This record gives sequence, structure tokens and C1' cells, in this order.
RNA sequence: CAGUUCGGACGGACGGUCGCUCGCGCAAGCGGGAGGAAAGUCCGGUCUCCAUAGGGCGGCGUGCCGGCUAACGGCCGGGGGGGAUCUCUCAAAGGGAUCUUUACGGAAAGUGCCACAGAAAAUGUACCACCGGAACUGGGGCAACUCAGGAACGGCCAGGGUGAAAAGGUGCGGUAAGAGCGCACCGCGGCGGGAGUAAUUUCGCUGGCAGGGCAAACCCCACGCGGAGCAAGACCAAAUAGGGGAGGAGGGGCGGCCCGCUCCGCUUUACUUCCGGGUAGGUCGCUGGAGCCGUGCAGUAAUGUACGGCCAAGAUGAAUGGCUGUCGCCCGCAAGGGUACAAAAACCGGCUUAUAGUCCGGGCUGCAGA
RNA sequence: GCCGGUGUAGCUCAGUCGGUAGAGCGGCAGUUUUGUAAACUGCGGGUCGCAGGUUCGAUUCCUGUCGCCGGCU
Repeated sequence: CAGUUCGGACGGACGGUCGCUCGCGCAAGCGGGAGGAAAGUCCGGUCUCCAUAGGGCGGCGUGCCGGCUAACGGCCGGGGGGGAUCUCUCAAAGGGAUCUUUACGGAAAGUGCCACAGAAAAUGUACCACCGGAACUGGGGCAACUCAGGAACGGCCAGGGUGAAAAGGUGCGGUAAGAGCGCACCGCGGCGGGAGUAAUUUCGCUGGCAGGGCAAACCCCACGCGGAGCAAGACCAAAUAGGGGAGGAGGGGCGGCCCGCUCCGCUUUACUUCCGGGUAGGUCGCUGGAGCCGUGCAGUAAUGUACGGCCAAGAUGAAUGGCUGUCGCCCGCAAGGGUACAAAAACCGGCUUAUAGUCCGGGCUGCAGA
Repeated sequence: GCCGGUGUAGCUCAGUCGGUAGAGCGGCAGUUUUGUAAACUGCGGGUCGCAGGUUCGAUUCCUGUCGCCGGCU
């Protein structure tokens, strides 16, 4: 310098003009007006309403350790495991360094699964092979016996072979042949001491090693979880219809009397008036907040804190747009064209996904130079 | 705003506690027929929506994402 990968930041700049929306103003006018993800709605909260004695079963979620935070399945730091490169070593095993990655409780509570292949896939087995081998067969010997083969049976897993995975690995000894059968080193388990808040790690002693994998299979353990969502919810409140209270007929009904008239009483309705619920509609919730910026301090960091400064959308079928000038970047010889992903809907903290181009940093590889 | 279901062959659908994915219709070829249909025989056709992970092994289990359908207010 180039490539690749991981992480972080930015996400065109400055105007003109015509509109839209909100605030202030009597008016003229002045000022504010999308994002890093406003997205998916995957987590956690604020807020509001409803529910709620206590306990158990069930359901869902989370899962190494410590810290941060209002909280979290988020973030930071650490541990263990995996990968790449370099290095120590004759080599292997193993150790160290850098970068990166990790859904990482329990397989010794129980149940279940491990196709095909293979002897055997889990309180283990014997296909080939190895060893012993009464009987038996063959040869030798006068005989005692001996040599060779060898079924049943027994020993037993080192070797072959199968598989994703095979019952600790390497070496030496040992044995009829073998085998942790014994020993050394490595690995593993248990106990004790040291370091560390802890996960964990280290040292010593000890056990010949006893139960392979899967819990993103059921399950067990620990911890957490009431429900709904701003169309939550609160307030004001029309017309029409209906409900309740009061008044109330000269209209209707009944009674006082057998009938008629008059009068009186009760009841009902038209009508008058008041009240409450509730619809349309309107107002609030509605944006000054776990707020943003800068500096100092504490902390490895996440983060916290002190001081100073600042106010930056709040609409409701829903504004944030159209045209245009100069510059930047990309394509093109030029004319000219393009400039990503995408747009608030109560708000906040995260995660995930989409994103042209530019810049910065770490690792690795290649080339060149000193 | 709050939720649920679904994606498998050209079409319609099966496929359960993980072990090489099937059916019907359709397609192609053959037999039969003078010819066609029907019938009979055979054959081909699959990134199991996509990406990643768990596992020896994934249509199936987990996570993310995309499309489609539906419900409540």
C1' cells in the first nucleotide's frame, strides 16, 4: 500500500420561493417542525384503569460468576469451552501470547432416544483373530509316555473390521494369551491446604478408573411473573328517542247516587319544568423528560455524581411538501442522470432486522521498502 | 393498538415424541382402438419459504426473517 474480517462514528452542506402544521402576537409577522433505525412489536419499564386474604397444583420465561441499571432475556468486566495465527519443545501430548467466538445449571433423581452398519450403542459383548483345552483323531514308542491336530467348554479384549460415537491415552513390565493386571507420565474422580467476593484456579495426598452422547427430548433444581392497554383513562356536553322527580288539566277513566246535570275526590295523559345516564362533537391525557450538550471527579469498564449551559415535532385521516440555485459524492467523452435504508402517532431503556457512500481503529493475509 | 394460524411436487393435501418425504389429480411414454376418451402398465418431477444454530443426523427442535390468511378493540 492492497485485500479480507471484526468493532465504532457520520448518514450530504448552504440558500431562494410557494404552501402545510404547532406556539406566541390585536395584527403585520416571528420562531419550531422525522430517524439511526421513527420499522419488527421481540424483551423491560413509566403512566392509567380493573382485579387482588393466605397457601398449594398447574402454566410461561430465564439459567457460569460478579457488577451496572427504574427494570430487563440488556450492557460491562471476569472465568470455563471452541476456532485462527504465532511461539516453547527433536516430535507428540501439553504450556504460553494475540485476535475472535460462545442459548455456558443438572446426564450420579427418574423416564426415553441413539436409524444403517457392527460382536456389542450401555448395570456390555465375542464375528474374525489369540490362548488353554478332558474327550477324540493321526504319527512315534515294548511300555511309562510323547509329537501334531482339535469339537464341547473355558480365559479374554490388546489386534482386524463397523460406526458420528466403542468402555481412559502413550510407553515399559507382566502373562498360557492378554488386559490398569502392575508401574512412569498425561488425562479423570475424591479429600485437604493456598489464591480469589465468586465462577474458577493452583499445590499436595489419594483412588486403578467405577455411570458414552442427547435436557434447542420429557424432566429435576434455582429465580422471576395479576390482567389489559393512550381507541388506557378523565372532564364538558347538542338534537332526537327513552328513564326518574315535581306541577298538572278545561281531555280520558273510576267513585261519591238508580238516572241526567252541576260540584267534589282519586287516577291517568297531553303539556310545563327539573334531574341523571349516554351518543355525535369537543377538551385534557400530550410531551420539561430515568431529557440533551460540555467540563471535572469516582470506576478497568458499563455507569454514577457535581457544576455550567439548553428547550429541539405534538398532529388526529393525520403537517414535516413542491419547484429551483451553488457546492460535495457516483455514473457518463459530453449532454445529462442519480444521491442508500426508510418516515413520528402516549413516552422511555434495550434487542433484532434494513441501509448507497465516507471516515477511524484492532486482527489476519499478500506485495514492496528500511 | 393487541393477538392467532399457515408456507411440503404444476394443483389440492398427508407426513409427531428427529433416522434417506408420500397420496390423489395433472404431465410424459407404452399397450388397447380405424382414431379419441376411458381402462391398464411404466416413468420423471422436491433448495420441505429463507438464513443461522443444537444434534452423528432437522420437514420435524430453537432463534431470526419474509410472504399469505384470519380474529379482537